Predicted 3D model of a 73-nucleotide RNA (transfer RNA) from a bacterium. Its mean pLDDT, the model's own confidence on a scale to 100, is 82.
Formats: sequence, C1' cells, structure tokens
RNA sequence: GGGUGUGUAGUUCAGUGGUUAGAACGCUGCUCUGAUAAAGCAGAGGUCGUAGGUUCGAUUCCUACCACACCCA
Repeated sequence: GGGUGUGUAGUUCAGUGGUUAGAACGCUGCUCUGAUAAAGCAGAGGUCGUAGGUUCGAUUCCUACCACACCCA
C1' cells in the first nucleotide's frame, strides 16, 4: 500500500428500517440479617465510533474517514 471483518451502557453481547435501544454481569439505594454474603425490589448509566447521503422515518441501507483485529504484498 491492497483486501476482509468488528465498533451499541463500566464489561461481555443482542437488536438489522417503524416511532420510548435491551439482556447478563458490574455499580447505587432499599428490604432481609446481630453484621456480612446470598436472595428480593427499585434506580442510575447510551451524542448506537465520526461526518455526510438515501428515506416519511436510519443503531440498521450507501459513501468517506477514524480506531482495532486478521489476511496479502
């Protein structure tokens, strides 16, 4: 330099055009306990990598760029 793939919560991942984006673990608070753990209940936390485009509507489709991984040279 060329190609392929991935980028979504603190972490691991789902979601693949449709109006309020979810799970598990983790975190915070409450209940319970003599106290902790476990368990139960509630909650916080997201510019869906960035910028454009298509569309009535984009996390999802298209383009460019950025980061990471792999392959070729």